[in-house]
Context: one part of a larger RNA
RNA sequence: CCCGCGGCUAGACGGAAAGACCCCAUGAACCUUUACUGCAGCUUUGCAUUGGACUGUGACGGGACUUGUGUAGGAUAGGUGGGAGGCUGAGAAGUCGGGACGCCAGUUCCGAUGGAGCCGACGUUGAAAUACCACCCUGGUGUCGUUGCGGUUCUAACCUGGGCCCCUGAAUCGGGGUCGGGGACCGUGCAUGGUAGGCAGUUUGACUGGGGCGGUCUCCUCCUAAAGCGUAACGGAGGAGCACGAAGGUUCGCUAGACACGGUCGGAAAUCGUGUUGAUAGUGCAAGGGCAAAAGCGAGCUUGACUGCGAGACUGACAAGUCGAGCAGGUGCGAAAGCAGGUCCUAGUGAUCCGGUGGUUCUGUAUGGAAGGGCCAUCGCUCAACGGAUAAAAGGUACUCUGGGGAUAACAGGCUGAUUCCGCCCAAGAGUUCACAUCGACGGCGGAGUUUGGCACCUCGAUGUCGGCUCAUCUCAUCCUGGGGCUGUAGCCGGUCCCAAGGGUAUGGCUGUUCGCCAUUUAAAGAGGUACGUGAGCUGGGUUCAAAACGUCGUGAGACAGUUUGGUCCCUAUCUGCCGUGGG
Numbered sequence: 001c002c003c004g005c006g007g008c009u010a011g012a013c014g015g016a017a018a019g020a021c022c023c024c025a026u027g028a029a030c031c032u033u034u035a036c037u038g039c040a041g042c043u044u045u046g047c048a049u050u051g052g053a054c055u056g057u058g059a060c061g062g063g064a065c066u067u068g069u070g071u072a073g074g075a076u077a078g079g080u081g082g083g084a085g086g087c088u089g090a091g092a093a094g095u096c097g098g099g100a101c102g103c104c105a106g107u108u109c110c111g112a113u114g115g116a117g118c119c120g121a122c123g124u125u126g127a128a129a130u131a132c133c134a135c136c137c138u139g140g141u142g143u144c145g146u147u148g149c150g151g152u153u154c155u156a157a158c159c160u161g162g163g164c165c166c167c168u169g170a171a172u173c174g175g176g177g178u179c180g181g182g183g184a185c186c187g188u189g190c191a192u193g194g195u196a197g198g199c200a201g202u203u204u205g206a207c208u209g210g211g212g213c214g215g216u217c218u219c220c221u222c223c224u225a226a227a228g229c230g231u232a233a234c235g236g237a238g239g240a241g242c243a244c245g246a247a248g249g250u251u252c253g254c255u256a257g258a259c260a261c262g263g264u265c266g267g268a269a270a271u272c273g274u275g276u277u278g279a280u281a282g283u284g285c286a287a288g289g290g291c292a293a294a295a296g297c298g299a300g301c302u303u304g305a306c307u308g309c310g311a312g313a314c315u316g317a318c319a320a321g322u323c324g325a326g327c328a329g330g331u332g333c334g335a336a337a338g339c340a341g342g343u344c345c346u347a348g349u350g351a352u353c354c355g356g357u358g359g360u361u362c363u364g365u366a367u368g369g370a371a372g373g374g375c376c377a378u379c380g381c382u383c384a385a386c387g388g389a390u391a392a393a394a395g396g397u398a399c400u401c402u403g404g405g406g407a408u409a410a411c412a413g414g415c416u417g418a419u420u421c422c423g424c425c426c427a428a429g430a431g432u433u434c435a436c437a438u439c440g441a442c443g444g445c446g447g448a449g450u451u452u453g454g455c456a457c458c459u460c461g462a463u464g465u466c467g468g469c470u471c472a473u474c475u476c477a478u479c480c481u482g483g484g485g486c487u488g489u490a491g492c493c494g495g496u497c498c499c500a501a502g503g504g505u506a507u508g509g510c511u512g513u514u515c516g517c518c519a520u521u522u523a524a525a526g527a528g529g530u531a532c533g534u535g536a537g538c539u540g541g542g543u544u545c546a547a548a549a550c551g552u553c554g555u556g557a558g559a560c561a562g563u564u565u566g567g568u569c570c571c572u573a574u575c576u577g578c579c580g581u582g583g584g
C1' cells in the first nucleotide's frame, strides 16, 4: 500500500413519510351563533271539503210606526209641494193610572172615566200650520228578506288503536255490516303573515420587515425627491369629505402691522395724536406658491354662480382631470376703453347598472292612441376596503384535510453586533495627605461572538426540540496546583496585575428543570465553544396532537408562554470515520 473479518455509530444536512407547526389559496370539510339567504317543522287568517235548526248581535234593502227646542215668538217650527177646510157619538175637551222619549219645558202612546167639542188663515218668522194629504232628510223602534259574526243543538259529510258479526279455517292488519262515541269541529288542500342553526347553501377584505393584535385604505399641501416631470417605505409633518345670494360681477375709492413718545377712567394690549419702520398684516379653513394696477379693506349698482359652442394645449396606461383665446344669443357694471361663463390658486369627492321627477319637434309591434323606451335637465350610494365582486353575509377547528412555500415564522446555522461579556484611553473624585496599592464618575476607542434581539440567506418532496444519562474534545478571559511584579505587603492571611491549559476541578435535599437555594465536604468545587456537543447511543420528567377537569374569557363552537391527570421514541450499517484482528 491492497483485500477481508468482527465491532462502534461521529458524518454522508443518513433511510422512512410531496412538514402535522407556521404562512398562503378570492382551496375543502365539519362545528357554532342574536353572520346572510333559504327550507322542513310549528303556528295565524281566508276559502274549499262543509250540512240542518234555534237563539243573540251587526250591516244593507222593502214596507210599518216614530223622531226632530239657535234667537224673536201662545212653543221641542226637519225640508218641499198641494191645500181652505179637517177630526169627532164605530165617541171630542178635561180628569185619573201606566209606558216610551227628553236640550226636564214638554211631546207621544195605551187603558179607565167623561160627555160634546177640538184645530186651522190671524200678530211675530228667511220659511206656516202634524187642520188634512203626498214625496223625502236625520236619528230610533219593532217586523220581513239577504248577508256577516258569536253561542247552543241536531246528524248525514268526516273521524273512531269502543262492542259484536262476516270475508276468516289461525289473524290486535285491511274491507264490509251493525250498535255506540265524537261531529260540521278535527283532519286535509290552496293562498297568506309569523317563528324557525332542526336542516341547507355560502360569506367572513387587503397591506403587513411571518401571521395575529394595533394601524391604514379616497382626496389636498410640504419635505424625503438627487435644481425639468415623475419617484418608494407601517418615512417625517399637517389638512379635506365644506362654506358663501355675498365671502360672486363690475365701477369708484382706500392701505396694513409693529415700535417709541404724548394722552380721562384705561391696565402689557381698546379708541385718539405725532414720529420711526415698511408688508413682518390680511387672504372663510391646512400647507405651499402668490398678491400694492393689490388677489387685502370699503361704498354704489347688480346676477356672467348665463344659454349654444370652442381653435389650440397640459396631463393621464385607460377611464377620468385641467386650462382656454375666440364666435352667436341675450345680460350686468362702466362716460368709455373694457371686464364678467362664480370665489387668489391648488382639497370639499364616487364610474356603471337600477329607479324617481320635470321637459321633449324622437320612437310607439295591424292602424289611432296609450303603456313602455330614447334624448335633455336633475335627484337617490361614509358603494370611506373611496376604479365601487351581491339588493343581501359572522365566527371555531388541538377532530381536521388538500394544494403549495424555505417567496414566510418557530429550532439550529449564517450576516450584523443595538444589547451582553471582556479590555483599553482620558482622568474629576474617593483613598487622613497622595488621581493611578485599590476603586474610578462624565465621556471616548476597541475586542469577543456565550445572552436578548435585528435580518429572513441554505433547509417546509422534514436539518427531531428542553433537561438528564453516557462518552467526550477544544479554547483561555485560570477555580486549584506552578513561576513572578506592585502593594495602603511586618508575619499569617490578602488585594491587583503578568506568565502558564500538564494534571485536577464534589456528594446529597427541592424542582422536569438548565439555573438557583439549602446541607456537608474539598487544594479547587473555573468560564465558555463543539447544530444552546452527543435521541440511525439511551431516557421522555418538561414543552407540543387526539381524552378529561379547574380558573378565566367567549351567546356559542371553542380559546388561554394559565393550571392539572393521561398519552405508540422505528431503522438488520452500503460509503467515510474509529476500535480490534487476519491475509497478501
Base pairs, nucleotide, nucleotide: 001584002583003582004581005580006579007578008577010576011575012574014571015570022405023404024403025402027401028400029397030396031395032394035202036201037200038199039198041195042194043193045191046190047189048188049187051154052153053152054151055150056149057148058147059146060145061144062143064141065140066139068137078136079135080134081133082132085119086118087117094113095112096111097110098109099108100107101106158182159181160180162179163178164177165176166175167174205217206216207215214234218240219239220238221237222236223235241386242284243343244342248302249301250300251299252298253297254296257277258276259275260274261273262272282291283290285348287346288345289344306329307328308327309326312323313322314321318387331340332339333338354380355379356378357377358376359375360374362373363372412459413457414455415454416453418452420448421447422446423445424444425443429439430438466541467539468538469537471533472530473529474528475527476526479504480503481502482499483498484497485496486495487494506520507519508518509517510516547565548564549563550562551560552559553558
A computed fold for a 584-nucleotide part of an RNA from a Thiobacillaceae bacterium, annotated as large-subunit ribosomal RNA, domain V.